Source information
A computed fold for a 74-nucleotide RNA from a Woeseiaceae bacterium, annotated as transfer RNA. Rfam family: tRNA. About the family: Transfer RNA (tRNA) molecules are approximately 80 nucleotides in length. Gene Ontology term of the family: triplet codon-amino acid adaptor activity.
[in-house]
RNA sequence: CGGGGCAUGGCGCAGUCUGGUAGCGCAACUGCUUUGGGAGCAGUGGGUCGGCGGUUCGAAUCCGUCUGCCCCGA
Numbered sequence: 001c002g003g004g005g006c007a008u009g010g011c012g013c014a015g016u017c018u019g020g021u022a023g024c025g026c027a028a029c030u031g032c033u034u035u036g037g038g039a040g041c042a043g044u045g046g047g048u049c050g051g052c053g054g055u056u057c058g059a060a061u062c063c064g065u066c067u068g069c070c071c072c073g074a
Base pairs, nucleotide, nucleotide: 001073002072003071004070005069006068007067010026011025012024013023020057028044029043030042031041032040050066051065052064053063054062
């Protein structure tokens, strides 16, 4: 320098292909249970989806560009 992949709650991931209310597990918190803790059960909160711009009635999703990390080539 060229090509490709990844970026989504605190952590690990799905959802993207085929645009239409952002989900799952763990963790946290509350309640029940227990002498207490743990386990179990029920519930609650937490993310404007890496940044900016574009397309669209509507973007995590499509397009452009930038940033960070990883891989391949020179």